[in-house]
């Protein structure tokens, strides 16, 4: 100097918005009530989206220690058990998508160091 590999899926959160519920307003009706347009998300929530740099499981994958089978040390194949996995990681503008938006996704990007 160059190459590979550090991955995958669930389940929760931080966080987002506003289709949908519910809230609130207001209209129609109207003694009322129910219902039903319409508008608000600087409405606390529920559904609902959701993290490379967050939690957690499970597994890929790596290793020790045995079993099985095999003429037979090995080696391929099966299995069990215990460890390991998750190392480091500052990050934009703008764009995308779904109802919208956002730590989603373009992205471990541009760029910084």
């Nucleotide at each position: 100097a160059g190459a590979g590999u550090u991955g995958g899926u669930g389940g929760c959160u931080a966080g987002g918005g506003u289709u949908c519920c519910g809230g609130c307003g207001u209209u129609u009706u109207c003694a009322a009530a129910a219902a039903a347009g319409c508008g608000c998300g600087a409405c606390u929530g529920g559904u609902c989206c959701g993290a490379g740099a967050g939690c957690u499981a499970c597994u890929a994958c790596c290793g020790g220690c045995g079993g099985g089978g095999g003429a037979g040390a090995a080696a391929u194949c099966c299995u069990g058990u215990c460890g390991g996995g998750u190392g480091c990681a500052c990050g934009g503008c703008g764009g995308g998508a779904c109802a919208a938006a956002a730590g989603c996704c373009c992205g471990g990007g541009a760029g910084a160091c």